[in-house]
Context: one part of a larger RNA
RNA sequence: UCAUGGCUAAGGAACUCGGCAAAUUAACCCUGUAACUUCGGGAGAAGGGGUGCCCUCAGCAAUGAGGGCCGCAGAGAAAUGGCCCAGGCGACUGUUUAACAAAAACACAUGGCUAUGCGAAAUCGCAAGAUGAAGUAUAUGGCCUGACACCUGCCCGGUGCUGGAAGGUUAAGGGGGGGAGUUAGCCGCAAGGCGACGCUCUGAACUGAAGCCCCAGUAAACGGCGGCCGUAACUAUAACGGUCCUAAGGUAGCGAAAUUCCUUGUCGGGUAAGUUCCGACCUGCACGAAUGGUGUAACGAUCUGGGCGCUGUCUCAGCCAUGAGCUCG
Numbered sequence: 001u002c003a004u005g006g007c008u009a010a011g012g013a014a015c016u017c018g019g020c021a022a023a024u025u026a027a028c029c030c031u032g033u034a035a036c037u038u039c040g041g042g043a044g045a046a047g048g049g050g051u052g053c054c055c056u057c058a059g060c061a062a063u064g065a066g067g068g069c070c071g072c073a074g075a076g077a078a079a080u081g082g083c084c085c086a087g088g089c090g091a092c093u094g095u096u097u098a099a100c101a102a103a104a105a106c107a108c109a110u111g112g113c114u115a116u117g118c119g120a121a122a123u124c125g126c127a128a129g130a131u132g133a134a135g136u137a138u139a140u141g142g143c144c145u146g147a148c149a150c151c152u153g154c155c156c157g158g159u160g161c162u163g164g165a166a167g168g169u170u171a172a173g174g175g176g177g178g179g180a181g182u183u184a185g186c187c188g189c190a191a192g193g194c195g196a197c198g199c200u201c202u203g204a205a206c207u208g209a210a211g212c213c214c215c216a217g218u219a220a221a222c223g224g225c226g227g228c229c230g231u232a233a234c235u236a237u238a239a240c241g242g243u244c245c246u247a248a249g250g251u252a253g254c255g256a257a258a259u260u261c262c263u264u265g266u267c268g269g270g271u272a273a274g275u276u277c278c279g280a281c282c283u284g285c286a287c288g289a290a291u292g293g294u295g296u297a298a299c300g301a302u303c304u305g306g307g308c309g310c311u312g313u314c315u316c317a318g319c320c321a322u323g324a325g326c327u328c329g
Stems, first nucleotide, its partner, number of pairs: 001324008010315002014313001019310001027051005036041001038147001052069007070074001082308007089300002094106002111144006122131003148295004153225003158222002160218005167213003173207002178202005185194003226244005253287001254284001265281005
């Protein structure tokens, strides 16, 4: 000097990103216990008091009542909750990055959509076969949401899915008009020309399914949910009007939010002082309704702000023990 423990005057979070770490609390009995609430909880809420030994009395006893005694200390050691207020997120118990992340992520009960009538759909396999399931739509698979309460608005133009089949387009195949090559033969003095059957090559019209085009439906399918101008007897604002565009122009609720750039927005609260926090406002750069919206008791080794208690976190350091290092030997 370091590590791990123990103690510390006065103060008590002034430390620090942050009470990280440590300290406080602690067992049992009695008492007492708020908001809120899904009436179960919250709750061991919080907050108080008690605990040893001896004697007497009551009692079968456990135990209780009364009186007394000792210590700094009676749950005499060890072990053994600190508490409260407010907010975000997730309902909850659970699961997870074996070895830097335990969470607001995953799961979840609930809700919805969708596929599937059984040799089911889906999945593995070339197949046989198997899972599904020795199940049968109150079942099984896929997708989304995520207890509960109140709710879940408008848009089907695009993409997807489902249905439709009149018309357009359309493959192989069918079809084979026509064309080309070849040559027995014929014409020609020759060069060359014509050229049947057959064979070979090519190939028009016509025919020809699904799909696509097309017509509908569908958003708890993927997704989307406007701009400009004017207007009220102070001003300001605009219930109102005009106009352009759109498939439709964001409803309820919430809102500087895990979302707000400007921004430490403005006002209020808390502090002596508050970029954080809480309550409001709404000018939502760029919330918004099962990519769910808003609330919510209970729960959380969750995150954020505040308070009480408590403390070597600190003011500011000291001492002790053990171990290591260092110096000397």